[in-house]
RNA sequence: GAACGGGAUUGUUGGUAGUAAUACUGACAUGAGAGUGGCGCACGGGUGCGUAACACGUAUGUAACCUACCUUUAACAGGGGGAUAGCUUCGAGAAAUCGAAAUUAAUACCCCAUAACAUUUAGAAGAGGCAUCUCUUUUUUAUCAAAGCUCCGGCGGUUAAAGAUGGACAUGCGGUGCAUUAGCUAGUUGGUGAGGUAACGGCUCACCAAGGCUACGAUGCAUAGGGGGUCUGAGAGGAUGAUCCCCCACACUGGUACUGAGACACGGACCAGACUCCUACGGGAGGCAGCAGUAGGGAAUAUUGGGCAAUGGACGCAAGUCUGACCCAGCCACGCCGCGUGAAGGAUGAAGGCCCUAUGGGUUGUAAACUUCUUUUGUAUGGGAAGAAACCCCCGAACGUGUUCGGGGCUGACGGUACCAUAAGAAUAAGCAUCGGCUAACUCCGUGCCAGCAGCCGCGGUAAUACGGAGGAUGCAAGCGUUGUCCGGAUUCAUUGGGUUUAAAGGGUGCGUAGGCGGAGAAUUAAGUCAGUGGUGAAAGCUUACAGCUUAACUGUAAAAAUGCCAUUGAAACUGAUUUUCUUGAGUUCGAUUGAGGUAGAUGGAAUGUAUCGUGUAGCGGUGAAAUGCUUAGAUAUGAUACAGAACACCAAUUGCGAAGGCAGUCUACUAAGUCGACACUGACGCUGAGGCACGAAAGCAUGGGGAGCAAACAGGAUUAGAUACCCUGGUAGUCCAUGCCCUAAACGUUGAUUACUCGUUGUUGGCGAUAUACAGUCAGCGACUAAGCGAAAGCGUUAAGUAAUCCACCUGGGGAGUACGAUCGCAAGGUUGAAACUCAAAGGAAUUGACGGGGGCCCGCACAAGCGGUGGAGCAUGUGGUUUAAUUCGACACUACGCGAGGAACCUUACCUAGGCUUGACAUGCUUUUGACAGUCGUAGAAAUACGAUCUUCCUAACUUGUUAGGACAAUUGCACAGGUGCUGCAUGGUUGUCGUCAGCUCGUGUCGUGAGAUGUUGGGUUAAGUCCUUUAACGAGCGCAACCCUUGCCGAUAGUUGCUAUUUGUUUUACAAAGCACUCUAUUGGGACUGCCUGGGAAACCAGGAGGAAGGUGGGGAUGACGUCAAAUCAUCAUGGUCCUUAUGCCUAGGGCUACACACGUGUUACAAUGGCUGGUACAAAGGGAUGCAAAUCUGUAAAGAGGAGCAAAUCCUGAAAGCCAGUCUAAGUUCGGAUUGCGGUCUGCAACUCGACCGCAUGAAGUUGAAAUCGCUAGUAAUCGCGUAUCAGCAACGACGCGGUGAAUACGUUCACGGGCCUUGUACACACCGCCCGUCACACCAUGAGAGCUAUUUGUACCCGAAGUUAUUUUAGCCAACCUUUCGAGGGGG
Repeated sequence: GAACGGGAUUGUUGGUAGUAAUACUGACAUGAGAGUGGCGCACGGGUGCGUAACACGUAUGUAACCUACCUUUAACAGGGGGAUAGCUUCGAGAAAUCGAAAUUAAUACCCCAUAACAUUUAGAAGAGGCAUCUCUUUUUUAUCAAAGCUCCGGCGGUUAAAGAUGGACAUGCGGUGCAUUAGCUAGUUGGUGAGGUAACGGCUCACCAAGGCUACGAUGCAUAGGGGGUCUGAGAGGAUGAUCCCCCACACUGGUACUGAGACACGGACCAGACUCCUACGGGAGGCAGCAGUAGGGAAUAUUGGGCAAUGGACGCAAGUCUGACCCAGCCACGCCGCGUGAAGGAUGAAGGCCCUAUGGGUUGUAAACUUCUUUUGUAUGGGAAGAAACCCCCGAACGUGUUCGGGGCUGACGGUACCAUAAGAAUAAGCAUCGGCUAACUCCGUGCCAGCAGCCGCGGUAAUACGGAGGAUGCAAGCGUUGUCCGGAUUCAUUGGGUUUAAAGGGUGCGUAGGCGGAGAAUUAAGUCAGUGGUGAAAGCUUACAGCUUAACUGUAAAAAUGCCAUUGAAACUGAUUUUCUUGAGUUCGAUUGAGGUAGAUGGAAUGUAUCGUGUAGCGGUGAAAUGCUUAGAUAUGAUACAGAACACCAAUUGCGAAGGCAGUCUACUAAGUCGACACUGACGCUGAGGCACGAAAGCAUGGGGAGCAAACAGGAUUAGAUACCCUGGUAGUCCAUGCCCUAAACGUUGAUUACUCGUUGUUGGCGAUAUACAGUCAGCGACUAAGCGAAAGCGUUAAGUAAUCCACCUGGGGAGUACGAUCGCAAGGUUGAAACUCAAAGGAAUUGACGGGGGCCCGCACAAGCGGUGGAGCAUGUGGUUUAAUUCGACACUACGCGAGGAACCUUACCUAGGCUUGACAUGCUUUUGACAGUCGUAGAAAUACGAUCUUCCUAACUUGUUAGGACAAUUGCACAGGUGCUGCAUGGUUGUCGUCAGCUCGUGUCGUGAGAUGUUGGGUUAAGUCCUUUAACGAGCGCAACCCUUGCCGAUAGUUGCUAUUUGUUUUACAAAGCACUCUAUUGGGACUGCCUGGGAAACCAGGAGGAAGGUGGGGAUGACGUCAAAUCAUCAUGGUCCUUAUGCCUAGGGCUACACACGUGUUACAAUGGCUGGUACAAAGGGAUGCAAAUCUGUAAAGAGGAGCAAAUCCUGAAAGCCAGUCUAAGUUCGGAUUGCGGUCUGCAACUCGACCGCAUGAAGUUGAAAUCGCUAGUAAUCGCGUAUCAGCAACGACGCGGUGAAUACGUUCACGGGCCUUGUACACACCGCCCGUCACACCAUGAGAGCUAUUUGUACCCGAAGUUAUUUUAGCCAACCUUUCGAGGGGG
């Protein structure tokens, strides 16, 4: 197959042969696979490697271009020829594939003809524009075209022009990081000519010129597809570039061209490379960044699905074929949206859970149950779409000869899906995170700095709202939380919209280039600026309105927006440009004047050192004290002379000059600058200033001088634990000069330069005017204080850190670090520029309150000093540590534990140990069971507790049945609740206590000041014991403290008068007692008294000093009394108590032991060491207490402790008597007549009991010790010292302790320098757990990050060179081959390939 050759297969139907099966041969229909030719394959789909580029976006240009298919217009299509795939035969090869021969067709290919509005050569005329130029008309020269097929309806072919579409090229502008990338470039920039391209062009080549880009960032490196948009944000911005749309780039990596309208081509070709596969080892094949899918990687991302029904594409006349484009379905809570998981009623607020102050209450919670109702969704059954209209076919109609219109028919992957109806029934459906603050939501239990949490702050070490669980609550909800990323908050890079004195931050200073900014009047212009208009700014998205899916998400339609770019028209205030003018900015001129301004030279005296010569003699020098050092070889000191170098006293200052650094004896020369006055001249000439240039203290470097003093390094001497320091003795570079470098400082006013404006007071320098520093004014400086204002405050404040303007520089948490690397400068030292990794949650400023200071001022205290006496040495006592032990119970630890709790450990106490026992318990309450006992007495066992036995045995009330019942009391007993704990936590607590400290402080109200913390008051000047009082005062008052009120003591009075007293009187046994008395003493109640009241002096006052009087004088002495607070001070063992633990034991009872140990160390005491004493004898004087289970007299016994005895006394009555002292004697300096430990013996007393483990007595024994190192304690007057007495506890006693009492009775205080503690004011602070603070560096170990490192390795890039595939173009040479056309003698030649 409607370009072509060809025809497998199958069907229908003939013919011949055969009985038939079947074989052969026709016709018609069908038309597979492969092939020639045409068109397509450059679309669609994927990805983001590369690319910092005209890649993209936007706006333009092409007069420098191309465009198949499509549309329109015009013209044409005549004649001829030779091949070649396929097919057939043969061959090579494992295969891929290839070769040869024969033969064949075309819309394949070739030749001829015809031809222009095409191209080309040479002209002419006209018009236009944008520079080259373009267009129109016309003459002329040359060249080139075609294809047929058909169902007769049609579909194609060639040329030219135009359109549409798509592309190509060029240009302006825009969007990125690094300057530790500053110079790049040779086809580079341009020209002429040629080639090449669709086309312009160094695009390529030859020649010529030497250009081109760059601080407005070239070049280099790094990173990256761009845009519409998206997220966020009030916006400006910041971040981003998934899905959708546009553009670009890529298709295993790199290169190359071919074909074609279009490619340098994702599913084409060639070459090289890497990789995979096949192989007969010769050779071949391949490219999922298409759709699914696989592997790998990864925290992680889907189905090897359906369909071309729709939309779109390619081809075809068409039917149709192809289409992982696309339309659908599947998977995933990945996102957005919508819906549900029920609604109403329902309290005895059920049960259960959880919590609590626990007969009960609260909460879960109207929640549930229960009653009534609804049925979305789900389930079941039934129905059931739209998306479809075309093409095509049939019928009809119109005009008319191929077009249009009408009607009918055909076509659904999704899908029996959406949707609808019916039925039953609350039926089928809730989780996640959080609950300390931020941040909505709280309790219990467990755990115990563990386990763990944590976004930040931070939680957890025994009462965790923070961990884990539970109950409850809160938030969101088919989701919730975590993690990562981006924006926001963050005005924290500040255009909107920040800063730079001290918080990070002003360049060390000046000159000056580019740049930025710039006085007044006028004119022109129109670049900026403003306004109108036109074009564009794709669609989608965003916004608004409306509409469609039941709603919404979603989608559609329209509008708006698109802040941009381009063009055009206009305006002219401002900026710019040009012109012109002006004088006030700036400068010049003239006249004065100022100064440590600079450079060079000259010169002066003092001091210092050295040298020489004298005088002179033993030290000098130096220090906290010394020594090193110098000195009899004559120092130091002193005199004279000489020399040297350096610095310039007084003047001198809050001064002056300079741009800064800096500048100081005097004089000269040269030179620069400022200021003032005059107002003559120029006419904006100005300000600032990136780079650049110059200057730039000290130290340092180089060369050459110089070198007195000073003085790094160095040496020695000291100090010190050490002392590479501070101190001392020396001393070299250096300091000085000249020249050249270095280029930094807390180069600071920590304050850039310039201009303008904004109250004042005061001092001072220079000038003016003036006689004149009288006074006032003015200009320019240098200072102080201050208003407004500013500032975080401190503070600044016309010399601004105020109000404004211009320009430059610099900052963006601390450390790492001004370090590393790089670059650059330098002789070097080093300078300039200048990071990151890592690490911390701070670093920092100003101010406040405290605390602290080997800061300051003032003041106080037995704080020092002045004294007296001790401790530390000895013995003993006692407490503690340590050690020991079965146990040596526990607590207390600088001051503020250690004679402390304990003011009484033989048992008890007692808490500890050992042993024996008990388990509702030694003790409390309630209920319950049983009973009438228990207890007492006696006996047995035992160490006892205890056990067993005997004996002894209740009471009250009521009822009646008269000996029973009921109830109660008491007691025992059974069981249950519970008791009990000197177990733990004083760091959960109450109460109590110590200490600072009896120090003078600590606070509040109102007001005022300050942004505030806070301040003021309370400070200052005086004064006091005192924040006591006075005065001043933005403070005025008040409270707790101080003082006073209280007790005691000292003087006097009143009252009272026994148990006290006795002046007077009387009596008597004259020691005394009685009577009498209350005067005195005393006792005990109440008063007085002292208040700086009086005087003198000082003072403003307060007050101080002195005096008088007085018993007492300046709080008379002593006591009680302890502010706010500090020390997590002490105590759970006085007591109380939260929590926790034990419950036949961590409770309770009993016996024995222990707390009393003993190498040692410490604290507190006591006794001593003696003569101011010991011993013996005599003799005198207190106060305050205690006493009935008591104190106990006289008298007697004993050496004594004590015993016997018992008067008296519940106490001013009795017990009840001090000692030191005084008077005598003795001892005579010694380990004693000191000292008394220790030990032996014998006793007394208490007590059940003196062994462990009491006190005392007698005799004997007679230790250490002869006044105590370093150090340290108490005390200021009735005190220290010394002497005794008493009491509590207690049977007794470890008592020498504690607490009281009286007797005797001193010394000293100049004073506040120092050590300690404290108070007030002030100052510094990096401390606030507050100096027992904080904090720096090394080292050891572990960890984190990084560097160096013999080397090894990979990547990227530049330059030079070598080899060089495929391929394109040009030229040349050579070999071979070939049908078309031409010539031809038919052999061949030419042309072309």